[in-house]
Molecule: transfer RNA
Organism: Aeriscardovia sp.
RNA sequence: GCCUCAGUGGCUCAGUGGUAGAGCACCUCCUUGGUAAGGAGGAGAUCGUGAGUCCGAUUCUCACCUGAGGCU
Numbered sequence: 001g002c003c004u005c006a007g008u009g010g011c012u013c014a015g016u017g018g019u020a021g022a023g024c025a026c027c028u029c030c031u032u033g034g035u036a037a038g039g040a041g042g043a044g045a046u047c048g049u050g051a052g053u054c055c056g057a058u059u060c061u062c063a064c065c066u067g068a069g070g071c072u
Stems, first nucleotide, its partner, number of pairs: 001071007010024004018055001026042005048064005
C1' cells in the first nucleotide's frame, strides 16, 4: 500500500429500510433476624464520525477514524 471482517446502554451481543431489544451489571421495592438466591418495577443509547440516496437509514452507498485478520 491492497483486501476482508467488526464498531449498537457500564460489559457481552441481537436487530439488514418504518419510532432499538435481550442477558449480566446498576437503582428502588417485596421476601429474610441479616446476607445470598428469588420476585416486581425503574433508569441508562445523538446505533464510531461526516456526507449521500430515500417520504423515512442502526440497516443501502461513499469517505474517514479505531480495532482484528490476511496478502505483498